Description
This is a predicted structure of an 87-nucleotide RNA (c-di-GMP-I riboswitch aptamer) from a Bacillota bacterium.
This record gives sequence, structure tokens and C1' cells, in this order.
RNA sequence: AAAUUAAUAGGGCAAACCUGAGGAAACUCCGGGACGCAAAGCUAAAGGGGCUAAACAUCUUUUGAUGUAUGCCAGCCAGUUGCAGAA
Repeated sequence: AAAUUAAUAGGGCAAACCUGAGGAAACUCCGGGACGCAAAGCUAAAGGGGCUAAACAUCUUUUGAUGUAUGCCAGCCAGUUGCAGAA
């Protein structure tokens, strides 16, 4: 220094759900709340995967169907950075 992840210290984040707000939706933000997380830090045509479909296009017995992301998800995998310090 790297891999790995026991203890200890300082701690950190915040699922579901609820109030309010934004959005067509997915979802996001503030506040509450903790299921959990050694990266539950960051990265979203600069990897893969997933969600939504307003607009647009096509069809349609037109309050409908199908396609589609430049919208969204990092607590799906992945990339990358990082605290502590045993075996």
C1' cells in the first nucleotide's frame, strides 16, 4: 500500500408508512418515522438492468390500445471515492 471485515471510537445514512409541496406518471423534496445498510457516499445515451408514457407516431366501436425517454430508479448489478484498524 492492497485485499479482507473482527473489536473499538467518532459517528453517518434512512425502508415502509404519514403530513405538506412538485410532477401527466414513474418518482422527488421538506418534516415526522426506523426496515435495515461498512459505503444505503458519488456516478443515470460515460456500463448493464428496471419503472413511467405527458408530448409525438400508428391503430381504433375515439373515456381506448400499441410503440417510444432526452423523464425517473444508485436501498438491482456495476464503476469510482472514503472512516476505523485486529487476524